[in-house]
Predicted 3D model of a 77-nucleotide RNA (transfer RNA) from a Pyrinomonadaceae bacterium. The coordinates come from a structure-prediction model, not an experiment, and the mean pLDDT is 80. The RNAcentral record of the sequence draws on ENA. It matches the Rfam family "tRNA". By type it is a transfer RNA. Rfam's curators write: Transfer RNA (tRNA) molecules are approximately 80 nucleotides in length. The source organism's lineage runs through Bacteria, Pseudomonadati, Acidobacteriota, Blastocatellia and Pyrinomonadaceae.
RNA sequence: GGCUGGGUAGCUCAACUGGUUAGAGCGUGGGAUUCAUAACCCCAAGGUUGGGAGUUCGAGUCUCCCCCCCGCCACCA
Numbered sequence: 001g002g003c004u005g006g007g008u009a010g011c012u013c014a015a016c017u018g019g020u021u022a023g024a025g026c027g028u029g030g031g032a033u034u035c036a037u038a039a040c041c042c043c044a045a046g047g048u049u050g051g052g053a054g055u056u057c058g059a060g061u062c063u064c065c066c067c068c069c070c071g072c073c074a075c076c077a
Base pairs, nucleotide, nucleotide: 001073002072003071005069006068007067010026011025012024013023019057028044029043030042031041050066051065052064053063054062
């Protein structure tokens, strides 16, 4: 340099025909329970969906440019 896959909550991941409010588990905080702790139960907070532009009535989703990560191939020394 070329190709492929990916980037969504602190972490791991959903969200697939483009359609109302972007969700789950774990974690965190609070509550309840307990003599107390853990586990279980209830509630809550937490998001520029990597950045920008475009298409559209409407974009996490489609198109273009850029950045980053994994893998494969090639090149140089």